[in-house]
A computed fold for a 97-nucleotide RNA from a Planctomycetota bacterium, annotated as Bacterial small signal recognition particle RNA.
Formats: sequence, C1' cells, structure tokens
RNA sequence: GGCCGGGCCCCGAGAAAUGAGACGGUGUGAACCUGGUCAGGCCGGGAACGGAGCAGCCAUAAGCAUGCGGACUCAUGUCUCGGAUCGUCUGGUCGUC
Repeated sequence: GGCCGGGCCCCGAGAAAUGAGACGGUGUGAACCUGGUCAGGCCGGGAACGGAGCAGCCAUAAGCAUGCGGACUCAUGUCUCGGAUCGUCUGGUCGUC
C1' cells in the first nucleotide's frame, strides 16, 4: 500500500422493559355556596294539611388515590434485523521497502 472482515458513530424497522402523559375502570369525593330524599326542629294554618329546609342517607362535579386496563402518545437505555461505510478503533491476508 492492496484486498476481506469486526466494533463504535450515523440512518431505518422491530421487540420487550422502565418512566411520564392522555383516555378509560375502580375507589374516594361538597358544613353552606350540587341534585334527590329530608327524622327532629322551624314557618303558615283552628285543623286537615301545606311550605322552606339543617343533620343523616343516596347520587354526583372538580380534585385526589390506584401493585387496575390496552388496539394510544412521548421519552430513556437495552437487544435484534437491515442499510450506510464519510469518520474512528481494530483483526486477518497478500505485496513492497
């Protein structure tokens, strides 16, 4: 110096993992300022009855929680396959001095 390879870097695809987000599930969730039902008490009434309505109970909004879900999105490093082979590190081989 020639030829043939390998690692890294670079490009593309895929896999599983982890984290975050969104969505959904579940749970929780309002002194009054949500809804329903409203004991007691209150108001009206001679009464029958009517009215508003606190607590409680039920439901629910936002929010919060979640070792819940996957056919979502993003990020991270890992692995696999393919490409590129400019750069960098490196192996083999041949030749020359």
The model forms 100% of the base pairs in the Rfam consensus. Its mean pLDDT, the model's own confidence on a scale to 100, is 77. Rfam family: Bacterial small signal recognition particle RNA. The literature on the family includes a 2003 paper in Nucleic Acids Res by Rosenblad et al., "SRPDB: Signal Recognition Particle Database". Its family is annotated with signal recognition particle, plasma membrane targeting and SRP-dependent cotranslational protein targeting to membrane, signal sequence recognition in the Gene Ontology.